[in-house]
Context: one part of a larger RNA
RNA sequence: CCCUCGUUAAGGAAUUCGGCAAACAUACUCCGUAACUUCGGGAUAAGGAGUGCCUUUUUAACUUCGGUUAAAAAGGUCGCAGUGAAAAAGGUCCGGGCGACUGUUUACUAAAAACACAGGUCUCUGCUAAAAUGUAUAAUUGAUGUAUAGAGACUGACGCGUGCUCGAUGCCAGAAAGUUAAGGGGAUAGGUUAUUUCCUGAGCAAUCAGGAGAGAAGCUUGGAACUGAAGCUCUGGUGAAUGGCGGCUCUAACUAUGAGAGUCCUAAGGUAGCGAAGUUCCUUGUCGGGUAAUUUCCGACGCGCAUGAAUCGCGUAACGACCUGGACACUGUCUCAACGAGGGACUCG
Repeated sequence: CCCUCGUUAAGGAAUUCGGCAAACAUACUCCGUAACUUCGGGAUAAGGAGUGCCUUUUUAACUUCGGUUAAAAAGGUCGCAGUGAAAAAGGUCCGGGCGACUGUUUACUAAAAACACAGGUCUCUGCUAAAAUGUAUAAUUGAUGUAUAGAGACUGACGCGUGCUCGAUGCCAGAAAGUUAAGGGGAUAGGUUAUUUCCUGAGCAAUCAGGAGAGAAGCUUGGAACUGAAGCUCUGGUGAAUGGCGGCUCUAACUAUGAGAGUCCUAAGGUAGCGAAGUUCCUUGUCGGGUAAUUUCCGACGCGCAUGAAUCGCGUAACGACCUGGACACUGUCUCAACGAGGGACUCG
């Protein structure tokens, strides 16, 4: 010097991002206990007092009738100290945020405000159910269940609420018209050539050879009209579906403000609430409280850069190893360090 402990004058958070760490408190009996509240809680709230030993008396329960255990009252007595030593056993209070709660989670940097949850809503599904696994067949789960059931999505106890918008996207319903595949259909065009016409040549002739045209049937190649489903276009509906929820100008007899007026655009222009918020850039906004002093905190204000209603809005008792502000108690966190114990380091072996 390092690690793990113990004690400390006076002060008592001055330390620090932050009381991190440590300390305080802790048992039992009795007294006493606020706001708020979902009347259950909050609550061991908070805050007090007592506790040894001896004597006497009383009571209760049990009893093998000998006692045992527990409680109470009165008196006495010792010490600095009586749950006297060891161990064990809440620090507390007042605000705010988030999440209702108990629970779950990143085995090895995150335990949370994240996930789940009971409750709420919507959608699908009539049973060989929907949904899911599967070589997409069989089979199985769903379920030995049957819409008070099962599946999917969102929200997340409870209380009060949940506004406007169907133009876009999605979904549902519809089917008159348009468009639309394979298939059907086969107008028409081409290829091939039985036959035939002409020309040239050979031959007395019949005829044969070559070339050039026309060309049926059959076979074959392409193929128009017409027909042809869902879908899309189209017509409606639907927000606890994905989403969205304006601008400019003027205006009241000081000024300021703007109930109001005008105008443009839109599917509709943000309602109730809340609001410098875990959302506020400007910003340490302004006012008030708390402090000697506070970019934090609490209460207000509101032109909200860029809040807002189940991507839920706003409250809320209880709960939380959550986040944040203040206070009491307490302390080596600090002023400012000291001493001691054990184990290392170090020296010798």
Model confidence (mean pLDDT): 85 of 100.
A computed fold for a 349-nucleotide part of an RNA from a marine metagenome, annotated as large-subunit ribosomal RNA, domain IV.
Rfam family: Bacterial large subunit ribosomal RNA. A reference for the family is Cannone et al. (2002), "The comparative RNA web (CRW) site: an online database of comparative sequence and structure information for ribosomal, intron, and other RNAs", BMC Bioinformatics.